[in-house]
C1' cells in the first nucleotide's frame, strides 16, 4: 500500500465485497503444562438455606457459671448508655440534568473522630430499662403497678474570645470584611482506669472558644445524543418588596405590586443514554465505545415520608400506601440478596452452598482482642494474554505401504525404520521457602516529669510468639523418547493441484461465480500452504471508504443550479490615517487525580504482569507584552455604488381608439349534378338546388410580405396602426453624495400551458363523444362532423425538457469574422478606434470523454442552493396551502449488483449514399398435375443396420444390397479367438477320398517329406506353416463430431483480411485500408501523417482458338489401283511466334482509365479449368483413416445357414417416359463425330436363331485389330387431331444370359393385353452464346445389373429498356438501450 465486481473491449461516476486489527463474547472440530488476568452484556426477574456489623464491664445496674489462698480472678447472660452502622460492597433502573468534565465562585455554608492553642469541669435534682408481681395474645408483641444506677436526663452558679447593638480604624468587589473600645441580653460540663496514700502524679475521657486538615453544599462560564414529519413553550411562570423557612443564596415557600421569561446560535415535546480517566480503530483530523481497575452521580420489591444524628431522607433502620411471597388459632403477624455463595427462571451464553483473617484496610476498645463473603488466597472455565513442550544429531536400498503414471518413472522422503544423545514437562523420592514485620508479653538500658517515688509516657536493646495459600513455588537424584497435534483452507481476490466418485443431482458461496460425463470450485483420497493447544465460524466496531470530503468531494450530459426576481436576519466586503486591544502571536504561573500510554531503568529462569524515574495530557484559567491582518471607535478619500445634465434604440409593459386580408354564416343573383374526403374509400352535404361564381351584411379570432442565430424584457414571455400613461437598459459629460456594496436562510411579489369559480363571448380549431374506415382486434394513428376549451373582465391554481439541462456578483486570462444600439478621428465612400449586447471559429487551460473557451465548464474570492448505488418512490403516513383538481415538504419495510455517462469496435434499421451478382426485369425451357426409377420422411417389422436435415440433407455417404457385401435380425457353433507379438510341446508344408450337417464347426482313412546351417551320417538345430496347451493380451462399423487430427461444405472467385515502423488519442483504438476518379478486382493514378510489407486479386500451370518449325507411323496421299514410295495437305507430338490498350482519335485532371477505330485467327482479364485470404456457422464426418477418454471380454468380439437393408393407407425431393402431327411408324441407304476402353479382357469374318443370344475363334496388350451400328438431321411413303399407328405402365405365356444360387430379389428378348396422362393451382427453378433446348456416344463401378453419376461430341435459339422493387454481398455515413449481436433485447396484461 490495495484488490474483485457493470462492458465484446475501454475510459469515467457509483455502489457491493475482500484482505488488517479489536472483542466480558458465543458455536464446531480438538485439546499437554505453567504464570498472569477475566468470567449474567439477557430478567433492576422471583429467591430456599448459611454468611456479609458490631464492639465497650476502664459509663451503669442485675445476674450466671467456674476456680480460689475466700481477698478476689477469669468467662459470660439481660438491659440501659457510648461509638460505629452514612464507610466498606453490589448494581446501572431512571437521569438530556449544574447528573458528569473542565475552569472557577462561596464577602452565601457546614465539618464527628484527628492535629494545634487556650480557658473550664463548682453545686445539686427528679426519673427509667434490666428485675419483681399481675394481665392480653396462637403468634409476633405488649399493658398495668412497684423498686433501682450511670460519662443516661434537667435546673441553677461562672465566663472571655461566640452572636445581637453602637462608635471609631483600615482595606475591598456591590450587599459589605478584618480590627480595637463600650453597655446589656442569651449560652457549659462527666466522670473511669491505673500508681501512690491522704494535699497528688499520670492517663482515657468531658465542656467553650479559635485555627488547621478532612469531608461535605451550593452557585457560575464552557463542554459533549438524534429528530423540525416536535416551532412555538411558560402563571410561580420572569422580576420587585416584605415576611417565612435552610447549615447557606434562592419564588425554596408565602402575601402584595409589575408584565415579563424562553426560542431558528432550535425553546418545548418525543426518543434514546448513566457521565469520566481511559478502552479500540486509525497515518492524523476523526469515528466506535463506557466490562474489568480508579473519580463522580444515582438507585435499593415500587411510591411517598419523615425521625435519629456532624453526617442519611438511611441497601442488611422507622413510618404509609401498593403488587407479590410466607405464618396463622382467621383476630392478626413477617419478608426483600442490584453484598458473597446458591437456587429457579430468561438466554447463544458467564464459576465454589470453598479456606483464612497470615497480610493489607475498616469498626470498637486504654489493651489484649472481637467483628469484617471488605480482603487475601484456593477451586471451575483454552474466555483472552505471554511462555514452554509435544524430542535432537546422524540416516538412501531411496525400504515397505499410500498416491499417480506417457508402466520409464515420480512423490510422501531423511520422514520412517535402524544408531548415537538429551531429560524441558512427566513419574516416583529426598529436601524445603520469601511473602513477619509491626504490635502486645516478658526482662533490660536511658530520658523527660515529680519535693520524692510508684505507675504511665517517651527512646532503644534482647527474648520467646504469630502463614489461609501450602510441604505450594524452588532445588536435588533416578526413569523412560517414553504419556502430549490439531484446526482450516488449495478457482480469482489469497499463499496452496492432483486422482477418483457425482452429472444443474447431491451439494458450494465473502464477493465475481462453480456443477448439465473428462469438476485444481461439490464429496473422499493423495500431497503441498496456513496457523497452533489452538483453528474456523457467526456477531459487533474501526479501518481500507477522498464512499459525508476541516485536514479531503462535488452539481452542462454520470445523482445534484432553486422556474425567475426584490428584499430581511446572516456572511463577506474599496483608499489613507489614529486610539483600543475582543480574536490573533509571544512570555511566565497554576491546573490537567492516580492507573492507563510513550521513553529509559528494575524484579519475578524470560515473557505476559508488577515496580521506580521522565515525558506526554494537544485541554482551560489567570496574568505581562505585541499591533501586521481580522474587529471596533473617529475622522479622512474617491476608483465600487448611486444622482443629476445632454442624447439615439427597442414585438418592454397597461389601457382605448382604429384597419385590411382570411375563414365561416346570413341574404340575393347566375348556374346544374354533383360536391367533398382518401393510400384506396365511405360516413357526411346536395334537384328542398349543394360545389363553384357576383354582389350586399353579420361575427368572432388572429395579425401574411417587412422578419434577421434582429430587437426588448429578471424569468414566464413580447409582433398590424395610432393615442395617453408607465418600466429598464445603453452612450457621452465629470457638477453631487461618498462605501451608502455583494450574497441572501425564512418572507413578499411574478411566473407557459392544461384546469377550476362567477359573469360574458363563441368565427376558426378542438380533448369528451359519435359515425365511416383500417385491422386478427383498432377503446388509436387516417376521414365526416363535434361540446368543453381556446377569446374577455375578475379571482384561484404554482406547475413544465419553467434548458444554455449551465445561480448570482467581482477581477484576472492570445486571437479571428460576422451582426444590433451609441461614440471619437479623418474632406468622405470607407477605414481605424471605443463602450454595451448578440452569434461564429479557435490558442493557453481545463474536462471521464463530448466539449468549453472573454456570454467560461479558465484562474482567484463572496454568498445561497442542492448531491451521497439502482428500484421502492417524488410513493405512504403526518404538517401547510387549495373550491377542486392537486403542490409542497417527504419516509421506511423489501429487493438487485449492479444502475449510469462519454467514447470505441462491431452487427443491425421496414435510415441515407454509391455499386456488384441470371437478383429482378426482358425471354428461352421446365418443375408443381400423370405413370415409373430412385432417394428422404412416417408407418409397420424379429430387422426393415448406420449417417446426412433450410441454402449448405432427400439419384447424398453407395463409381452397383440375390450369397458375399452387411454394420441388422432369428437359428445354431466355439473361446487367447477371423487378425498380431511371444512361450512350451508335436508336427514340414500340403494334396486326395469319405461320414454328416441346413451350412460352418465336427469327425474316419490315405499319400507326402521338401529348404538353410552343423554332422560322428545316427541324427540335432532354425525359418516359414499346421496342430494342441497357459497367459500376457487380442477384437468392437459400441459412446462421445459438443473432448480431438485430419478431410469437406458454406459465405465466396465476394474483395477482403492483416502486420511492421511513425503519428494521433488517459485508454479501447484510430491512420495506413479514408477521401478525388477508374476497376471484374483494396484494380490503377491523384491526393493526404503516414511509410512500407505480407496474405488475398492478377499473372505464372492446364485445355482451346490462329500461325510457323521440326519430326513423321499404325496416320495422310498430288502416284489409275495394290504394293511400294513421299511427307505437300489432314492428323499427331515437340519447341517457338501471337494480345501488350502496343498503334490511331475523342473524353479525361497533362493521371489512372473509358470510348470508338485500324490492322489481327483472337481486344481489351479472347473461352474453359485447376487456384478458395483472415474467418463464420460447437456445420459435416469417432461408420473412409487416426485418436483421448468411457463401456463390452464364452460376448456389444467371432464364424454360419436363412431372412433383411428391396415392407406400403401416405407425404415430400430429385430423375426419366409422355400427353403427340416442329409429330408417331415404315423403307431407304446416300451422310457427317468426338473422347474413351480393352489379356481372368475386347472379340471381328463366317454359321444359327424373329431376337435377346448361341457356336466359332482371325486380330489386338493396341493412332495398326476390337467395342462401333452414332442418333438428331436428310430423303420417300403412310397416319390426319383420335385417348389415337400417341402413350408405354401394369399382367399372361415363351424364351435368353450372368452366377454355387435369379422364390424373397437381377438384367434382356419375342408374343399378346395397352392403364393414367390432351401441357399441369398457388407457388417455384435453371440459363446471357457454342449458352439453353435437343440428340446421340463413351467411361469408372461391375460376375451379372444405370432413367444415377463422370466425361464427349452433333444441331443450336430468344432476350437483357434498365437497377424502382425481391434476394444475397461490398465501400462509405448515422441512430442505437443490441454484443449469444434483430431469429436481438424489451414492455404491458
Nucleotide at each position: 500500500a490495495g484488490a474483485g465486481u457493470u462492458u465484446g473491449a475501454u475510459c469515467c461516476u457509483g455502489g457491493c465485497u475482500c484482505a488488517g486489527g479489536a472483542u466480558a463474547a458465543a458455536c464446531g472440530c480438538u485439546g499437554g503444562c505453567g504464570g498472569c488476568a477475566u468470567g449474567c452484556c439477557u430478567a433492576a426477574u422471583a429467591c430456599a438455606u448459611g454468611c456479609a456489623a458490631g464492639u465497650g464491664g476502664a459509663a451503669c445496674g442485675a445476674u450466671u457459671u467456674a476456680c480460689u489462698u475466700c481477698g478476689g480472678u477469669a468467662a459470660g447472660u439481660c438491659g440501659u448508655c457510648g461509638c460505629g452502622a452514612a464507610c466498606g460492597g453490589g448494581u446501572g433502573a431512571g437521569u438530556a440534568a449544574c447528573a458528569c468534565g473542565u475552569a472557577g465562585a462561596u464577602a452565601a455554608c457546614c465539618u464527628g473522630c484527628c492535629u494545634u492553642a487556650u480557658a473550664g469541669a463548682a453545686g445539686g435534682g427528679g426519673a427509667u430499662a434490666a428485675c419483681c408481681a399481675u394481665u392480653g395474645g396462637a403468634a409476633a408483641c405488649g399493658a398495668u403497678g412497684g423498686a433501682u444506677a450511670a460519662u443516661a436526663c434537667c435546673g441553677c452558679a461562672u465566663a472571655a474570645a461566640u452572636a445581637c447593638c453602637u462608635a471609631c480604624u483600615a482595606g475591598g468587589c456591590a450587599u459589605c470584611u478584618a480590627g480595637u473600645a463600650g453597655a446589656g441580653u442569651a449560652g457549659a460540663a462527666a466522670g473511669g482506669a491505673g500508681c501512690a496514700a491522704u494535699u497528688g502524679c499520670u492517663u482515657c475521657g468531658c465542656u467553650a472558644u479559635g485555627a488547621g486538615a478532612u469531608g461535605g453544599a451550593u452557585c457560575u462560564g464552557c463542554g459533549g445524543c438524534g429528530c423540525a414529519u416536535u416551532a412555538g413553550c411558560u402563571a410561580g411562570u420572569u422580576g420587585g418588596u416584605g415576611a417565612g423557612g435552610u447549615a447557606a443564596c434562592g419564588g425554596c415557600c408565602c402575601a402584595c405590586c409589575a408584565a415579563g421569561g424562553c426560542g431558528a446560535u432550535g425553546a418545548u415535546g418525543c426518543g434514546u443514554a448513566g457521565c469520566c480517566g481511559g478502552c479500540c480503530u486509525g497515518a492524523g483530523a476523526g469515528g466506535g465505545u463506557g466490562a474489568a481497575c480508579g473519580g463522580c452521580c444515582a438507585c435499593a420489591u415500587u411510591g411517598g415520608g419523615a425521625c435519629u444524628g456532624a453526617g442519611a431522607c438511611a441497601c442488611g433502620g422507622c413510618c404509609c400506601a401498593g403488587a407479590c411471597u410466607c405464618c396463622u388459632a382467621c383476630g392478626g403477624g413477617a419478608g426483600g440478596c442490584a453484598g458473597c455463595a446458591g437456587u429457579a427462571g430468561g438466554g447463544a451464553a458467564u464459576u465454589u452452598u470453598c479456606g483464612g483473617c497470615a497480610a493489607u484496610g475498616g469498626g470498637g476498645g486504654g489493651a489484649a482482642c472481637c467483628c469484617u463473603g471488605a480482603c487475601c488466597g484456593a477451586g471451575c472455565a483454552a474466555u483472552g494474554c505471554c511462555g514452554c513442550g509435544u524430542g535432537a544429531a546422524g540416516g538412501a536400498u531411496g525400504a515397505a505401504g499410500g498416491u499417480u503414471u506417457u508402466c520409464g518413472g515420480a512423490u510422501u522422503g531423511u520422514a520412517a525404520a535402524c544408531u548415537u544423545c538429551u531429560g524441558u514437562u512427566g513419574u516416583a523420592u529426598a529436601g524445603g521457602a520469601a511473602g513477619a514485620a509491626a504490635g502486645g508479653u516478658a526482662a533490660g538500658u536511658g530520658g523527660a516529669g515529680u519535693g520524692g517515688a510508684a505507675a504511665g509516657c517517651c527512646a532503644c536493646u534482647u527474648a520467646a510468639u504469630u502463614g489461609a495459600c501450602g510441604g505450594u513455588a524452588c532445588u536435588a537424584u533416578a526413569c523412560u523418547a517414553g504419556a502430549a497435534a490439531g484446526c482450516c483452507a488449495c478457482g480469482g481476490c489469497u499463499a496452496a493441484c492432483u486422482a477418483c466418485g457425482u452429472g444443474c443431482c447431491a451439494g458450494c458461496a465473502g464477493c465475481c461465480g462453480c456443477g448439465g460425463u473428462a469438476a485444481u470450485a461439490c464429496g473422499u483420497a493423495g500431497g503441498g500452504g496456513g496457523c497452533a493447544a489452538g483453528c474456523g465460524u457467526u456477531a459487533u466496531c474501526c479501518g481500507g471508504a477522498u464512499u459525508u470530503a476541516c485536514u479531503g468531494g462535488g452539481u452542462g450530459u454520470a445523482a445534484a443550479g432553486g422556474g425567475a426576481g426584490c428584499g430581511u436576519a446572516g456572511a463577506c466586503g474599496g483608499u489613507g490615517a489614529u486610539g483600543c486591544a475582543a480574536g490573533u502571536c509571544u512570555g511566565a504561573u497554576g491546573u490537567g487525580a492516580a492507573a492507563g500510554c510513550c521513553c529509559g531503568g528494575a524484579g519475578c529462569u524470560c515473557a505476559a504482569c508488577u515496580c521506580c524515574g521522565g515525558g506526554a495530557c494537544u485541554g482551560c484559567a489567570u496574568u505581562g507584552g505585541a499591533a501586521a491582518c481580522u474587529g471596533u471607535a473617529u475622522g479622512a478619500c474617491u476608483g465600487g455604488a448611486g444622482u443629476g445634465c445632454a442624447g439615439g434604440a427597442g414585438a418592454g409593459g397597461u389601457a382605448a381608439g382604429c384597419g385590411g386580408a382570411a375563414u365561416u354564416c346570413c341574404u340575393a343573383g347566375u348556374g346544374u349534378a354533383g360536391c367533398g374526403g382518401u393510400g384506396a374509400a365511405a360516413u357526411g352535404c346536395g334537384u328542398a338546388g349543394a360545389u363553384a361564381u357576383u354582389a350586399g351584411g353579420a361575427g368572432g379570432a388572429a395579425c401574411a410580405c417587412c422578419a434577421g442565430u434582429g430587437g426588448c424584457g429578471a424569468a414566464g414571455g413580447c409582433g398590424g396602426c395610432u393615442u395617453a400613461c408607465u418600466g429598464g437598459a445603453c452612450u457621452g459629460u465629470a457638477a453631487c453624495u461618498g462605501a451608502c456594496g455583494u450574497u441572501g436562510a425564512g418572507g413578499c411579489a411574478c411566473g407557459a400551458a392544461a384546469g377550476c369559480g362567477u359573469g360574458g363571448g363563441g368565427a376558426g380549431c378542438a380533448a369528451a363523444c359519435a359515425g365511416g374506415a383500417u385491422u386478427a382486434g383498432a377503446u388509436a394513428c387516417c376521414c365526416u362532423g363535434g361540446u368543453a376549451g381556446u377569446c374577455c373582465a375578475c379571482g384561484c391554481c404554482c406547475u413544465a425538457a419553467a434548458c444554455g439541462a449551465u445561480g448570482a456578483a467581482c477581477a484576472c486570462u492570445a486571437g479571428g469574422u460576422g451582426u444590433g444600439g451609441g461614440g471619437u478621428g479623418c474632406a468622405a465612400a470607407g477605414c481605424a478606434u471605443u463602450c454595451c449586447g448578440u452569434g461564429c471559429c479557435g490558442c493557453a487551460g481545463c474536462u471521464a470523454a463530448c466539449g468549453c473557451a472573454a456570454u467560461a465548464a479558465g484562474u482567484g474570492u463572496u454568498c445561497c442552493a442542492c448531491c451521497u448505488g439502482g428500484g421502492g418512490a417524488g410513493u405512504a403516513c403526518g404538517g401547510c396551502c387549495g373550491c377542486a383538481a392537486g403542490g409542497u415538504u417527504g419516509a421506511a419495510a423489501c429487493u438487485c449488483a449492479a444502475a449510469g455517462g462519454a467514447a470505441u469496435u462491431g452487427a443491425c434499421g421496414g435510415g441515407a449514399g454509391c455499386c456488384c451478382g441470371c437478383a429482378c426485369a426482358a425471354g428461352c425451357a421446365g418443375u408443381g398435375g400423370a405413370g415409373u426409377a430412385u432417394g428422404u420422411g412416417g408407418u409397420u417389422u424379429a430387422a426393415u443396420u448406420c449417417g446426412a436435415c433450410g441454402c449448405a440433407a432427400c439419384g447424398c455417404g453407395a463409381a452397383a444390397a440375390a450369397c458375399c457385401u452387411u454394420a441388422c435380425c432369428a437359428a445354431g457353433g466355439a473361446u487367447u479367438g477371423a487378425c498380431a507379438u511371444c512361450c512350451u510341446a508335436g508336427g514340414a508344408a500340403u494334396c486326395c477320398c469319405g461320414a454328416g450337417u441346413a451350412a460352418u464347426g465336427u469327425u474316419g482313412g490315405g499319400a507326402g517329406u521338401g529348404c538353410c546351417u552343423c554332422u560322428u551320417c545316427g541324427g540335432a538345430g532354425g525359418a516359414a506353416c499346421c496342430u494342441a496347451g497357459a497367459g500376457a493380451c487380442a477384437g468392437g462399423u459400441g459412446g462421445u463430431g459438443c473432448a480431438u487430427g485430419g478431410u469437406u461444405g458454406u459465405c465466396g472467385u465476394c474483395a477482403g483480411c492483416u502486420c511492421g515502423u511513425g503519428u494521433c488519442g488517459u485508454g479501447a483504438g484510430a491512420u495506413g485500408u479514408u477521401g478525388g476518379g477508374u476497376u471484374a478486382a483494396g484494380u490503377c493514378c491523384c491526393g493526404c501523417a503516414a511509410c512500407g510489407a505480407g496474405c488475398g486479386c492478377a499473372a505464372c500451370c492446364c485445355u482451346u482458338a490462329c500461325u510457323g518449325u521440326u519430326a513423321g507411323u499404325u496416320g495422310c496421299u498430288a502416284c489409275g489401283c495394290a504394293a511400294g514410295a513421299g511427307c505437300a495437305c489432314u492428323c499427331u507430338g515437340g519447341c517457338a511466334g501471337g494480345a501488350c490498350u502496343g498503334c490511331c482519335g475523342u473524353u479525361g485532371a497533362c493521371a489512372a482509365a473509358a470510348c470508338g477505330g485500324a490492322g489481327g485467327a483472337a481486344g481489351g482479364u479472347g473461352g474453359g479449368g485447376a487456384c478458395g485470404a483472415c474467418g463464420u456457422c460447437a456445420a459435416a464426418u469417432c461408420a473412409u483413416c487416426a485418436u483421448g477418454c468411457c463401456c463390452c471380454u464364452u460376448a456389444u468380439a467371432u464364424c454360419u445357414u436363412g431372412g433383411g437393408c428391396u415392407a406400403c393407407a401416405c407425404a415430400c425431393g430429385u430423375a426419366c417416359u409422355a400427353c403427340a402431327a416442329u409429330g408417331g411408324c415404315g423403307c431407304a441407304g446416300a451422310a457427317c463425330a468426338a473422347a474413351g476402353g480393352g489379356c481372368a479382357g475386347c472379340g471381328a469374318c463366317c454359321c444359327c436363331g424373329c431376337g435377346a443370344g448361341g457356336g466359332u475363334g482371325a486380330g489386338c496388350g493396341a493412332a495398326u485389330c476390337c467395342c462401333a451400328g452414332a442418333a438428331a438431321a436428310u430423303g420417300c411413303g403412310u397416319c390426319c387431331c383420335a385417348g389415337u399407328u400417341c402413350g408405354g405402365a401394369c399382367u399372361g405365356g415363351a424364351g435368353g444370359c450372368u452366377g454355387c444360387a435369379a422364390c424373397u430379389c437381377g438384367c434382356c428378348u419375342c408374343c399378346a393385353c395397352g392403364a393414367a396422362g390432351u401441357u399441369g393451382g398457388a407457388a417455384u427453378u435453371g440459363c446471357u452464346a457454342g449458352u439453353a433446348a435437343u440428340c446421340g456416344c463413351g467411361g469408372a463401378u461391375c460376375a451379372g445389373c444405370a432413367u444415377g453419376c463422370c466425361g464427349c461430341g452433333g444441331u443450336g435459339a430468344a432476350u437483357a429498356c434498365g437497377u424502382u422493387c425481391c434476394c444475397g454481398g461490398g465501400c462509405c455515413u448515422u441512430g442505437u438501450a443490441c454484443a449469444c449481436a434483430c431469429c436481438g433485447c424489451c414492455c404491458g396484461u

This is a predicted structure of a 1389-nucleotide RNA (small-subunit ribosomal RNA) from an uncultured bacterium.